The prediction has a mean pLDDT of 89. The part of an RNA shown here (small-subunit ribosomal RNA, central domain) has 350 nucleotides and comes from a metagenome. RNAcentral holds the full RNA, with entries from SILVA.

[in-house]
Context: one part of a larger RNA
RNA sequence: CUGGGCUUAAAGCGCGUGUAGGCGGAAUACCAGGUGUUUUGUGAAAGCCCCGGGCUCAACCCGGGAAUUGCAGGGCAAACCGGCAUUCUUGAGGCAGGUAGAGGUGGCUGGAACGACUGGUGGAGCGGUGAAAUGCGUAGAUAUCAGUUGGAACGCCGGCGGCGAAAGCGAGUCACUGGGCCUGUCCUGACGCUGAGACGCGAAAGCGUGGGUAGCGAACAGGAUUAGAUACCCUGGUAGUCCACGCCGUAAACGAUGCGCACUAGGUAUGGGAGGUUUUGACGCCGAUCGUGCCGAAGCAAAAGUGCUAAGUGCGCCGCCUGGGGAGUACGGCCGCAAGGCUAAAACUC
Numbered sequence: 001c002u003g004g005g006c007u008u009a010a011a012g013c014g015c016g017u018g019u020a021g022g023c024g025g026a027a028u029a030c031c032a033g034g035u036g037u038u039u040u041g042u043g044a045a046a047g048c049c050c051c052g053g054g055c056u057c058a059a060c061c062c063g064g065g066a067a068u069u070g071c072a073g074g075g076c077a078a079a080c081c082g083g084c085a086u087u088c089u090u091g092a093g094g095c096a097g098g099u100a101g102a103g104g105u106g107g108c109u110g111g112a113a114c115g116a117c118u119g120g121u122g123g124a125g126c127g128g129u130g131a132a133a134u135g136c137g138u139a140g141a142u143a144u145c146a147g148u149u150g151g152a153a154c155g156c157c158g159g160c161g162g163c164g165a166a167a168g169c170g171a172g173u174c175a176c177u178g179g180g181c182c183u184g185u186c187c188u189g190a191c192g193c194u195g196a197g198a199c200g201c202g203a204a205a206g207c208g209u210g211g212g213u214a215g216c217g218a219a220c221a222g223g224a225u226u227a228g229a230u231a232c233c234c235u236g237g238u239a240g241u242c243c244a245c246g247c248c249g250u251a252a253a254c255g256a257u258g259c260g261c262a263c264u265a266g267g268u269a270u271g272g273g274a275g276g277u278u279u280u281g282a283c284g285c286c287g288a289u290c291g292u293g294c295c296g297a298a299g300c301a302a303a304a305g306u307g308c309u310a311a312g313u314g315c316g317c318c319g320c321c322u323g324g325g326g327a328g329u330a331c332g333g334c335c336g337c338a339a340g341g342c343u344a345a346a347a348c349u350c
Stems, first nucleotide, its partner, number of pairs: 004321003007304002012318001014201004021194003025088004030083002033081002035077008049065006091191001092188003095184005103177007110154001114150008125136002162169002206247006215241002220236004258317006266295007275286003299306002323350003332343004
C1' cells in the first nucleotide's frame, strides 16, 4: 500500500468564497508520454521449483529446463488515459422579459402595552403567596381620566408558509443592494465539480471605548420555606439585555445526515409557477418545472427507521473515525486585551 466505516454504536469541519491538487461532456485528425504486443541486451553463480542422472537409498552431488514478475534499446498498434489542433451544444455561464419573498444595509414614521413625571377625581388600603411577610400607601398609594416624556419589542395576518450558505430574518414606508425561480433559445463554447492550505461570515454569553436604560434581570440585599435552604416562591436590584465602533469564534452551530452529478414505483398537502381548459372573463379545474412537508413500492438498515429532499444504485472530490478512563487535558506552537480558542500527546489504569 491493499481494508471497514461516519443519522442514533467512534466518526461530516458551524457555514461559505476559493489557491494548489484530484476528477471531468460530444466529434474528428495527428503525436506516441502512459498502455498493449513483439524483439534484442542485461537481470552472476549457488539456492527454491520441474525433468533426467551419480553415490546400494536418502541427505548430498551432477546435467538440463523453468523462474528471476526488473531495467534499457528497437519495431508495431492507437481503443483507453494523456498531449496538440479543429469543431459541437446537451454541462456551465451570459443576455432579454417576467415573478414571489421576515434575504441584507441605512433612514424616516406608527399604534398597542409598560414605566416615570404633571394635573384632575377619589379616600384606605395596595401588592404578593400554597399561606404569608419583606415592600408601597393619609407627605394621599392602588384604581380611574387627561397630558408630557422615555426605552425596548412589533399582537392579529402567521401557516408542518416564505427568504438566506449557515448563523439567522417578522410593524409600516423610502433609498441602496445580494440571491432564487419561470419563460425565450438570441450569445459564449466545457469556461465544469470538489477543494489541503488560505480568506471571509458566524447565535447566545463575554471583553474594550463611548452612549442609552422602560421592562426583564446573573451577582447582591431582604422576606418566606426548611432540620439547614448559599435554591425553588416573593419584594427589590447591579452588570447585562439596546445603539455605534472594535474584539471574541464557541454551541445539542442538529436533519446529530459534507458538496456536486446521474439513475430508481406511487399517493397526498402546500408555496412560486410558464402553459392549457370554459365563445371573452372573474372564479374554478388541469398543469411542465423549482421548493417545503407527510405517507409509502423496491432497495437499504442491527433495529429505530429511511425511502426522487435516500440512509437506495453508482461516479468525482474533501473532512473525519479506529476500545473506555486519563483528556479535548499537559507540554510546545499559533491566535486573543482577557476569558479563553485552535492544534494535540504520554505515563498510568480497566